Molecule: Archaeal signal recognition particle RNA
Organism: Candidatus Woesearchaeota archaeon
RNA sequence: UGGUAGGCUAGGUUGGGAAUUUGGCCCUAUUCCUGUUGCCGUAAACGGGCCUCAUGACGGAACUGAAGCUUGGGAGGCGGUAUAUUGGUAUGUUAUCUGCCUUGAUCCAGACAAAGAUCUUCUGCCCUAUUUGGCUGGUAUUUUUGGAAACCCAGUCAGGCUAGGAAUAGAGCAGCUGUAACCAUUGGUAUUGGCGCUUAUAGGAUUACAGAAGGGAGAAAGGAUCAAGAUAACAAAUAACAUAUCUUUAUACCCACUUCCUUGCAAGCCUACUU
Numbered sequence: 001u002g003g004u005a006g007g008c009u010a011g012g013u014u015g016g017g018a019a020u021u022u023g024g025c026c027c028u029a030u031u032c033c034u035g036u037u038g039c040c041g042u043a044a045a046c047g048g049g050c051c052u053c054a055u056g057a058c059g060g061a062a063c064u065g066a067a068g069c070u071u072g073g074g075a076g077g078c079g080g081u082a083u084a085u086u087g088g089u090a091u092g093u094u095a096u097c098u099g100c101c102u103u104g105a106u107c108c109a110g111a112c113a114a115a116g117a118u119c120u121u122c123u124g125c126c127c128u129a130u131u132u133g134g135c136u137g138g139u140a141u142u143u144u145u146g147g148a149a150a151c152c153c154a155g156u157c158a159g160g161c162u163a164g165g166a167a168u169a170g171a172g173c174a175g176c177u178g179u180a181a182c183c184a185u186u187g188g189u190a191u192u193g194g195c196g197c198u199u200a201u202a203g204g205a206u207u208a209c210a211g212a213a214g215g216g217a218g219a220a221a222g223g224a225u226c227a228a229g230a231u232a233a234c235a236a237a238u239a240a241c242a243u244a245u246c247u248u249u250a251u252a253c254c255c256a257c258u259u260c261c262u263u264g265c266a267a268g269c270c271u272a273c274u275u
Base pairs, nucleotide, nucleotide: 002274003273004272005271006270007269008268011064012063013062014061015034016033017032018031019030023051024050025049026048027047039060040059041058042057068265069264072261073260074259075258076257077255079254080253081252082251083250084249087246088245089244090243091242092241093240094239095238096237098235099234101229102228103227104226105225106224107223108222112218119214120213121212122211123210124209126204127203128202129201130200133197134195135194136193137192138191139190140189141188142187145184146183147182153178154177155176156175161170162169163168
């Protein structure tokens, strides 16, 4: 000096990565990917510790132990991010076309039809105005009948009262008769209203229905094709664009994990033996 064995200590390990967050780095909080020894406790998202030497802070423990940690690069490789791209799906917007709608033509069809089709005319049904009758309400007036004034309605006034010698006369209660206001009833007149009724006239409207007349053989619904028109909404198809998502491919970046090369730090101390 080297080596062997044992024991110490410095050191190291006890996960890593991405998104999120931040002026930037780390950790907690939330989410995701990854690895077969892979700690415990405290505080913490208006948060905690830091400043490009930022790759957490505080406290404790286990393992390992001169081992290891680390710089840069390559390969393999799970996963992630970004951009573009192939194909597909969904939604939305726009446009076009078609269908649905209308009209016409040509066909199919044939309810119905000589007890009379399509069609034409008139009328009814409908509406407006007026009118007529019926029923009915109000107001005024009038007729018949009945009731009806106690007192200051009229007439007649028994009894009684008053005057008188008497005849008689006077006032006058009850009663009777009549009558005003008033109440009721019956019938008219005039006027003004109502009614799901009725008569008539004129005008308006006219799909359907009904009646009559004319006329003399077709013809309704429905379906197909073609053409034109219209198109607010709805439906289908096509195209473009936009968004989202799945998928194919490519590029760039990051990267768990495995592995190769390389850089830097460290490679210490003690004991025994040995050379």